[in-house]
Context: one part of a larger RNA
């Protein structure tokens, strides 16, 4: 000088930013990823009205809710830093070895036909979680034919070339869809055609990842030899792709004193802290990578996961149970116990910014905007100005003469920041959606603010409600009385204390910082 700090005394206010460094120890409890009825098929209850003697039955609630089958998200967004010395990160290359939903640009297309199945109804089985048989139904689910600008295989040509390929026109083969809304028209069953959002096939692009080299990246040699799928070929699997990535056979090679292998420690990185710079230290909060998600291993779905709130198996805790079987995973955001010197509310809103779905209206959003709590930080302001000698009282000391406290108070005169109380009262809101007006670009209106009656203005009394901690022998700015007597006790280092202590205790007085002052702890 600096901290994500901690204690100890102390504390007024406001702004910004920060807040489990420890147990990747276990969690009760709420919420944190759902959404689309303009894909699709069924479809309540309660109420309320009317009718009946009653049972009930009818229309509203309602094509609503809740629930199936379909699509898109759910790999983003949040959290840890455990593992990882190299499949990581950073910088700077290849990819002639590559993949890319949803956006955006173009081309070409969307014909005809089928068979199911949830949800539903009846059974059955189980404590339950759940599961099983039968029947019956619909799509933008799922299949099959047609059709193929582009595509893909294979064969032959021509160009181009880094000799690894590639690209261009040929021929043979093969592969594709859905359809819903609105408007118009008309013979009103439907057709027809027009616009929107949906579909296919295929070409680029953006943005986003996959491999891949090169160079850098802590400590040990009281780790010196390490390797057998190992290191290279060839055939075959396999991957979106190269690869020993995985297998058959071959050969015997590969790395290592420029540290192989081994042993400990660690997320990495822009940054941050110091420091004239070099460097040294350290990776909190913001951002970029990464890796994990109770431990460990596997896969499916899918454009992308070997998936934190998805799935199977194992294995430790916890819980339920009818003892046969089940159920769960806060390193999301609140909270709880434990550890600890130590680290926050089981808040309020989707108003704005972003995100998912939806044609939109909207829904969802503990992501994110706010508010709470903590002097943990850093910044601003305050706790009062002026005048005021007789140099009051009182305390302190004293050579008893003073001397200091000390303009310090009193007392007069002004002032009201903050802090109170009271009226007013904001921006953040551009909208999107409706509606008018316009040919259209767009113009006006009218709703939408969690924070908050907040911030910010006036106004109102009154100096009124607001300082303390620490040293005071030297280093190092500040001095005296008094207790005490190597004792209490102090100390960062020298070192003080045994009867005149400026170094312990107290007091007065002085010095430093000041809503903070000090210790401690770690850096350089």
């Nucleotide at each position: 000088a600096a901290c994500g700090a901690a204690c100890g005394c102390u504390g007024g206010c406001g702004g910004c930013g920060c807040g489990c460094c420890u147990a990747a120890c276990a969690c009760a409890u709420g919420c944190a990823a759902g959404u689309c009825g303009a894909a699709c098929g069924a479809g309540a209850a309660u109420c309320c009205g009317g009718g009946g003697c009653a049972a009930c039955c009818c229309g509203g609630u309602a094509g609503u809710a809740a629930a199936g089958u379909g699509g898109c998200a759910a790999a983003c967004g949040g959290g840890u830093g455990a593992g990882g010395a190299a499949u990581a990160c950073a910088u700077g290359g290849g990819u002639a070895a590559c993949c890319u939903a949803c956006c955006c640009u173009u081309g070409a297309g969307a014909a005809g036909g089928g068979a199911a199945u949830a949800a539903c109804c009846c059974g059955c089985c189980g404590a339950a979680a759940g599961g099983u048989g039968a029947g019956c139904u619909a799509a933008u689910a799922c299949c099959c034919u047609a059709u193929a600008c582009g595509c893909u295989a294979u064969c032959a040509u021509u160009u181009u070339u880094a000799c690894g390929a590639a690209a261009a026109a040929g021929a043979u083969a093969g592969g594709a869809a859905a359809g819903c809304c609105g408007g118009g028209u008309c013979g009103a069953g439907g057709a027809c055609u027009u616009g929107g959002c949906a579909c296919u096939c295929a070409a680029g692009g953006a943005g986003g990842g996959g491999c891949u080299c090169a160079u850098g990246u802590c400590c040990u040699a009281u780790c010196a030899g390490c390797u057998u799928g190992u290191u290279g070929g060839u055939g075959g699997g396999g991957u979106a792709a190269c690869g020993g990535c995985c297998u058959a056979c071959c050969a015997a090679g590969g790395c290592u004193a420029c540290g192989a292998c081994g042993g400990g420690u660690a997320g990495c990185u822009g940054g941050u802290c110091u420091g004239a710079g070099a460097g040294g230290a350290u990776g909190a909060u913001c951002a970029g990578c990464c890796a994990c998600a109770c431990u460990g291993g596997c896969a499916c779905u899918g454009a992308g996961a070997u998936a934190c709130g998805g799935g199977c198996c194992a294995g430790a805790c916890u819980c339920c149970u009818a003892c046969g079987g089940g159920a769960g995973g806060c390193a999301g955001c609140a909270g709880u116990g434990a550890g600890g010197a130590a680290u926050a509310u089981u808040g309020c809103g989707c108003a704005a910014u972003g995100g998912g779905c939806g044609a939109a209206a909207g829904c969802c959003u503990g992501a994110c905007g706010c508010a709470g709590c903590g002097a943990c930080g850093c910044c601003g302001c305050g706790u009062g100005g002026g005048g005021g000698a007789u140099g009051a009282a009182g305390g302190u000391u004293u050579u008893c003469g003073g001397a200091u406290u000390g303009u310090a108070a009193a007392c007069c005169c002004c002032u009201u920041u903050c802090a109170u109380g009271a009226g007013g009262a904001a921006a953040g809101a551009u909208a999107a959606a409706g509606u008018g007006g316009g040919u259209a670009a767009c113009c006006a209106c009218u709703u939408a603010g969690a924070c908050g009656g907040u911030a910010c203005c006036u106004c109102a009394a009154g100096a009124a409600g607001a300082a303390g901690c620490c040293a005071c022998g030297g280093c190092u700015a500040a001095c005296u009385u008094c207790g005490u007597g190597c004792c209490a006790g102090c100390a960062g280092c020298c070192g003080c204390g045994g009867u005149a202590a400026u170094a312990c205790g107290a007091a007065g007085g002085u010095g430093g910082c000041a809503a903070g002052c000090g210790u401690u702890g770690u850096u350089c």

Description
Predicted 3D model of a 524-nucleotide part of an RNA (small-subunit ribosomal RNA, 5' domain) from an uncultured bacterium. The full RNA is in RNAcentral, with records from ENA and SILVA. The coordinates come from a structure-prediction model, not an experiment, and the mean pLDDT is 84.